[in-house]
RNA sequence: UCAAGAAAAAGCCAAGCCUGUCGCGAGGCAGGUACGGAAAGCUUCGGGUCUCUAUGAGAUGGCCGAGUUACCUUG
Numbered sequence: 001u002c003a004a005g006a007a008a009a010a011g012c013c014a015a016g017c018c019u020g021u022c023g024c025g026a027g028g029c030a031g032g033u034a035c036g037g038a039a040a041g042c043u044u045c046g047g048g049u050c051u052c053u054a055u056g057a058g059a060u061g062g063c064c065g066a067g068u069u070a071c072c073u074u075g
Stems, first nucleotide, its partner, number of pairs: 002075004012037002016033007035062001041068003045065003048060005
């Protein structure tokens, strides 16, 4: 550097629910808890799904694919 894996070790994130808050809404943010995750880190580039003030705009990166970065171990 490339590929594979999560058995070990150190860690990381946080579905859903509850509380508060922002948004017309999908949903977002903060705290608690912990379904799960080897990228559940990041990016709307393609597709899917969802929302609305609708021929446009937005949400979902934990829907799939792709791009890109990264801890440990093995080859």
c-di-GMP-I riboswitch aptamer from a Desulfobacterales bacterium, 75 nucleotides, folded computationally. Its mean pLDDT, the model's own confidence on a scale to 100, is 87. It was read from a public genome assembly, where an Rfam model found it. Rfam family: c-di-GMP-I riboswitch aptamer. From the family's description: GEMM was predicted in a large-scale screen for bacterial structured RNA regulatory elements. Of the family's consensus pairs, 95% are formed in the model.